The RNA shown here (c-di-GMP-I riboswitch aptamer) has 91 nucleotides and comes from a soil metagenome. Of the family's consensus pairs, 95% are formed in the model.

RNA sequence: GACAACGGCAAACCCGCUGAAAAGCGGAGACGCAAAGCUACGAGGCUAAAGCCGACGCGAUGUCGCCGACCAUGCCAGUCGAGCUACCGAA
Numbered sequence: 001g002a003c004a005a006c007g008g009c010a011a012a013c014c015c016g017c018u019g020a021a022a023a024g025c026g027g028a029g030a031c032g033c034a035a036a037g038c039u040a041c042g043a044g045g046c047u048a049a050a051g052c053c054g055a056c057g058c059g060a061u062g063u064c065g066c067c068g069a070c071c072a073u074g075c076c077a078g079u080c081g082a083g084c085u086a087c088c089g090a091a
């Protein structure tokens, strides 16, 4: 790749578990998907626990809590590219 066949996956919402969160897993459910199968390698996006900063943020007072900023070592393959693998099959 064809209004083919056999089949597959499953967004949002909801429930449970894990996690600081992003998110993941299971159930239920289908918005969609021809690689919506796998790999965070490149770009991009999400989160910010730990860490660091704040002398002139706040509260306690001798280093803590809260708050804020930075930050991936945490995530996203259903954002794009790349790599690897794979079912069916007419004209």
Base pairs, nucleotide, nucleotide: 001088008033009032014027015026016025017024018023031078037084038083039082041081042080043079044076045075046074051070053068054067057066058065059064060063